[in-house]
The RNA shown here (small-subunit ribosomal RNA) has 1522 nucleotides and comes from a Planctomycetota bacterium. The RNAcentral record of the sequence draws on ENA.
RNA sequence: CAAUAGAGUUUGAUCCUGGCUCAGGAUGAACGCUGGCGGCGCGUCUGACACAUGCAAGUCGUGCGGUAGCCUCGCCUUCGGGCGGGGCGAGAGCGGCGAACGGCUGAGUAACACGUAGGUAACCUACCCUUAGGCCUGGGAUAACUUCGCGAAAGCGAGGCUAAUACCGGAUAAAACGCUGGGUGAAAUUCCCAGCGUUGAAAGGAGCAAUCCACCUGAGGAGGGGCCUGCGGCCUAUUAGCUAGUUGGUAGGGUAAUGGCCUACCAAGGCGAUGAUGGGUAGCUGGUCUGAGAGGACGACCAGCCAGACUGGGACUGAGACACGGCCCAGAUUCCUACGGGAAGCAGCAGUGCAGAAUCUUGCGCAAUGGGCGAAAGCCUGACGCAGCGACGCCGCGUGUGGGAAGAAGGCCUUCGGGUCGUAAACCACUGUUAGGGGGAACGAAUGAUGACGGUACCCCCAGAGGAAGCCUCGGCUAACUACGUGCCAGCAGCCGCGGUAAGACGUAGGAGGCAAGCGUUAUCCGGAAUCACUGGGCGUAAAGCGUUCGUAGGCGGCUCCGCAAGUCAGAGGUGAAAUCCCUAAGCUCAACUUAGGAACUGCCUUUGAAACUGCGGGGCUAGAGCGCGUCAGAGGGUGGUGGAAUUCCCGGUGUAGCGGUAAAAUGCGUAGAUAUCGGGAGGAACACCAGUGGCGAAGGCGGCCACCUGGGGCGCUGCUGACGCUGAGGAACGAAAGCUAGGGGAGCGAUCGGGAUUAGAUACCCCGGUAGUCCUAGCCGUAAACGAUGGGCACUAGGUGUUGGAAGGUUCGACCCUUUCAGUGCCGAAGCUAACGCAUUAAGUGCCCCGCCUGGGGACUACGGCCGCAAGGUUAAAACUCAAAGGAAUUGACGGGGGCCCGCACAAGCGGUGGAGCAUGUGGUUUAAUUCGAUGCUACGCGAAGAACCUCACCUGGGCUUGACAUGCUAGUGAAAUCCCGCGGAAACGCGGGACCUCCUUCGGGACACUAGCACAGGUGGUGCAUGGUUGUCGUCAGCUCGUGCCGUGAGGUGUUGGAUUAAGUUCCGCAACGAGCGCAACCCUCGCCGUUAGUUGCCAUCGGCUCGGCCGGGCACUCUAACGGGACUGCCGGCGUCAAGCCGGAGGAAGGUGGGGAUGACGUCAAAUCAUCAUGCCCCUUAUGCCCAGGGCUACACACAUGCUACAAUGGGCGGUACAAUGGGUUGCCACGGAGCGAUCCGGAGCUAAUCCCACAAAGCCGUCCUCAGUUCGGAUCGGAGGCUGCAACUCGCCUCCGUGAAGCCGGAAUCGCUAGUAACCGCCGAUCAGCACGCGGCGGUGAAUACGUUCUCGGGCCUUGUACACACCGCCCGUCACACCACGAAAGUCGGCAACACCCGAAGUCGCUAGGCUAACCCCGCUUAGGCGGGGAGGCAGGCGCCGAAGGUGGGGCUGAUGAUUGGGGUGAAGUCGUAACAAGGUAGCCCUACCGGAAGGUGGGGCUGGAUCACCUCCUUU
Repeated sequence: CAAUAGAGUUUGAUCCUGGCUCAGGAUGAACGCUGGCGGCGCGUCUGACACAUGCAAGUCGUGCGGUAGCCUCGCCUUCGGGCGGGGCGAGAGCGGCGAACGGCUGAGUAACACGUAGGUAACCUACCCUUAGGCCUGGGAUAACUUCGCGAAAGCGAGGCUAAUACCGGAUAAAACGCUGGGUGAAAUUCCCAGCGUUGAAAGGAGCAAUCCACCUGAGGAGGGGCCUGCGGCCUAUUAGCUAGUUGGUAGGGUAAUGGCCUACCAAGGCGAUGAUGGGUAGCUGGUCUGAGAGGACGACCAGCCAGACUGGGACUGAGACACGGCCCAGAUUCCUACGGGAAGCAGCAGUGCAGAAUCUUGCGCAAUGGGCGAAAGCCUGACGCAGCGACGCCGCGUGUGGGAAGAAGGCCUUCGGGUCGUAAACCACUGUUAGGGGGAACGAAUGAUGACGGUACCCCCAGAGGAAGCCUCGGCUAACUACGUGCCAGCAGCCGCGGUAAGACGUAGGAGGCAAGCGUUAUCCGGAAUCACUGGGCGUAAAGCGUUCGUAGGCGGCUCCGCAAGUCAGAGGUGAAAUCCCUAAGCUCAACUUAGGAACUGCCUUUGAAACUGCGGGGCUAGAGCGCGUCAGAGGGUGGUGGAAUUCCCGGUGUAGCGGUAAAAUGCGUAGAUAUCGGGAGGAACACCAGUGGCGAAGGCGGCCACCUGGGGCGCUGCUGACGCUGAGGAACGAAAGCUAGGGGAGCGAUCGGGAUUAGAUACCCCGGUAGUCCUAGCCGUAAACGAUGGGCACUAGGUGUUGGAAGGUUCGACCCUUUCAGUGCCGAAGCUAACGCAUUAAGUGCCCCGCCUGGGGACUACGGCCGCAAGGUUAAAACUCAAAGGAAUUGACGGGGGCCCGCACAAGCGGUGGAGCAUGUGGUUUAAUUCGAUGCUACGCGAAGAACCUCACCUGGGCUUGACAUGCUAGUGAAAUCCCGCGGAAACGCGGGACCUCCUUCGGGACACUAGCACAGGUGGUGCAUGGUUGUCGUCAGCUCGUGCCGUGAGGUGUUGGAUUAAGUUCCGCAACGAGCGCAACCCUCGCCGUUAGUUGCCAUCGGCUCGGCCGGGCACUCUAACGGGACUGCCGGCGUCAAGCCGGAGGAAGGUGGGGAUGACGUCAAAUCAUCAUGCCCCUUAUGCCCAGGGCUACACACAUGCUACAAUGGGCGGUACAAUGGGUUGCCACGGAGCGAUCCGGAGCUAAUCCCACAAAGCCGUCCUCAGUUCGGAUCGGAGGCUGCAACUCGCCUCCGUGAAGCCGGAAUCGCUAGUAACCGCCGAUCAGCACGCGGCGGUGAAUACGUUCUCGGGCCUUGUACACACCGCCCGUCACACCACGAAAGUCGGCAACACCCGAAGUCGCUAGGCUAACCCCGCUUAGGCGGGGAGGCAGGCGCCGAAGGUGGGGCUGAUGAUUGGGGUGAAGUCGUAACAAGGUAGCCCUACCGGAAGGUGGGGCUGGAUCACCUCCUUU
């Protein structure tokens, strides 16, 4: 200086942990839809699969022999032609150079392959450059060619001729080698110098020539390579040991060169937890992508290196190869073949087939750049330059620009007003990119010629908005919303999740958002992910501290002095290829792209220096550590003894019927004498009290007493050593209980087991027995909730208070006590830390060092493999698959067979009922054509319905109507409409026909009004109460529910509202980080109870008068009453209790006393509670019907069941007679006095009353009297028969009442259950609403008028506080395992089939090397002969052949690793409504869990030991407060 962004998803909510997912960028991409132009790039990622065809490496005649053919000249000619010269000159051959470059690919390779830095005193280098010298003299062959022969071909063989820059001999030189001496250097057999010896070069060509090009030998350079080394870069330890040429030496061979590179001999080494060996994967790098960076991932194109060329092996040639377009062999494959034998290798450029999601033209040119050859011209060049194809990528451009409506048409939506697409279009005016047409026309060539690209870029002109827009998305994340369709279907989905009739999430449409010649999807990488944390995480409870200690390697390490300079730091030098990235410029119109310069490349090496720190070496010190001396405590360990209590057993005594056991029992024991009790004895195990958050130990663990052996620790002193320390991967030792082996022992207890109970069952809990075991000895096992769920060490950082051990001081006669200090062990608490809980000098605080461990849940403390174990099993430890969470702490609720406190007719105490009977009413069920619908635990069921014969009516059957029974508007026609009457059919509705009547306004058109036809529409008790409003029930008249501000907490949230009292009450008081407030409570309202005032008719009558003796009349308004307004009651007064309070108890007064009785009044909310059928209403549905009208039927059915009532069962009663006293109400289509008729219901006549006036209207129970006398009755009245009355159009289905007769069940009701606490229950009647009629129901009214409440243990409901929770749809919750079914992946398995790499042996190609070589052989040597050309013989050398070592492929064999598959089998996972149980979560109903053993359908149970991560009560201890 630059840079670092998050979100969704676990919960009712919160914080944290933690995973999953998304937004970004990238790609050699692919797929879907779409597609105008140009530039620059890129383009088989799969099968290193197979390849048709063409091309990709040739060139040199100035190296050589020779030359087809063509042109030309001369001569000859038998006119066919022949000979010679010159020019051009193909193809083949000898020879040279090249072919080892360029191009392709990434199979192999984990390696000195690559990168980087070095070394080579251990090396090579053709062509090129510089430089020195040389190029003398001889020789013999051979291809081509020719003549034969073999073969289908490929090709081969034999004879003959010939050249060279091909080959060979000799000379000379350099040089090399050997020996000797000297020198440089850290180091020399190896470098340099000198001497001696040995070996030891050459080629010519062109030119008239100068000269040029070649050639040979040295020296040097440049460039290129070989070899060696340090360092660096993958996974796996479920690969831990590997190694025989292996490691080293000596000698030799080999190579350009070092070297076990190879051979022989000798030695026994070498590598490895700093990961050898093995397995898997992979070309490496510059760089690319991403990222703030550090990192992570990758290694297309371009560039460097390596490796490969059908597979495997091998060499030859050469400067260079073990050789892509060379050779030999083997193998596989393909092709040709005359069957004898041959040929081939696109991972070069194009191209083909297969494969695959997928990747191009069999193009042009050597014009440029570069390469090979050549003296050169030039030739060759699928390197390269260009073009073609592909939106594959990046970049640029266009598809038009301006104007244009309060806004066309059309689409969509709509609250029907409108909104929106939208200035968008049309229309007007312009422009001319690009595409198109026409004309011109390059640079690229530095060089005389030469341009594939290319008539291209570019420039000019022309016409004309003309040819050019799609894709994805729109629930949240995430930018963008409505409608319709669909109805857990079809479908969507990256995560959370949408869809079950109102879907912004599916599909379509309109609209909108985003990007744009592209847009989406898929795949992959990085990011976000601090989610492997170096930067930059964690481990008490979330995943995570090894059970503990000792200790190896390693890591880390006190004070001080000197030295060194490895780390470290600084300067300089070298290197870090180019390209890329970055900066600055420049060139294509811009950009992409390209070019130049700079920076950078964080690295490595060399060198010079510094010396603080680390390190190393040396010296010193004592504070760490250890030793010593003194002293102390202790269930520390081991061994041997010993003691008493208790249980059991045995013997004996006493003694008799039981004992024992449990919630209760039973099994069991006991008259063969138990239990009980006394005495004696045996045996085993464990050690009461002391005993204590006391002690000791590393942990596990350790408890009577004594002795012996033995470990550790504390304190005090400060004498000794002098850093000797800390930690500790591997390793070793110890390690509860259970368990195992062998042998003992066995009292009690006690898995398994047997029996008894319990239970639906009870493989349990409880009981009776009882085996292993528990105990000892020896040996295994090695695990636990082995826990402080907290590794070890050191240091630092407020205190307070207990306790254990020690020391010092003070004090005291002393025990005590006080102060200080060290070591341990508890509690409380500051700062700090923590997600919170909590921790807090015994840290979970602050730091340092070392070790162990974690990385979502399940699968899985599992499988396989390894190691250990006698076994049980332990240890180490995955994956597939699956889920969108699993989790921690805390919060608010709810719940608990948790706790505390407190209410309520909740129980209890009482009175009366229900449940039994008959009947009524409602409901379920059943039935039916229909029995319309709704209400369904409490909170449906005498409920909606305060009144179903028709109507009601919604249901059924049948008959009818279709703008409709009803509303509004429009069009057309007709007409007064309306009303009334008549006839016919019909059950009616309705249909058909006839008649009477003749309105109002008018501008005479018509209108009001009506009908008819038609259109909009009406209508629906059709659906959805889970779309709604309104209303209502319930918890509950329970005392609660909240808010503002403040305070506390990261937060949900808490506080207030909890606490102490008190109340009917969150009522009030006190206290308090709270202070206030709201909705509720209470009060205010109505009514009843007392009094007063006002008023006095229709009410009243005390006083006065009258009378027909009735408040009847006069009169009065006192009283009653009426109905309006007031008063009164407030714990106000007294006493006691209480906190000096609130208040409680008692008392006085009072009509009334502590809310006086009753009513109205119902907080926040709960139950998707009830109602679409009161009403209203969204949406859906019906439209000659689901609407409307009518008749009849049904809602009244009836084997049953339930609910609510009525009447009873009788004598506290029933019948009859007499007689007394209410209140609320109602009344003119009404109540009806009174009189009459009738036994009566009722009827006839009829006064009064629109009501404090008249009527309904006699109240009944009661009281007086009488009969009945305990009976199915003089109880009870059902049922049925008959006769009547009333209402009504109509009482058959189906009303009520009356009278006569009939006279059922029922004699007080099982389990169970309801109401009521005072004018209440119970009993009694009266009135009213509805209503034509119909009341046992409902709502009111008065009359008579009780009993009981000790109390809060229990039942139900509720309130407050607290506790646990795995519940939050909230216990009607959650949830575990077996079994059954379906699907999925995995393990095991008799085996079966492959692959890979080794090993042993057999066979053994090509080929190098070695040996041999009797066969072949021109050059050199010797001999002989010779016509002197040569020939013959021998030798040297070479070769064929033969033999040997090695050796690919192949074969045989036994193993290893790995994969696929396998009858069957094992567990696991997943799957709306399967089976069995109920294990866990509350004390989960037996607290749970851990290890272990046994058992059981299953969860699981039981035994032993352990843990608290157990509720509750009590006790103990400690702490805090008063």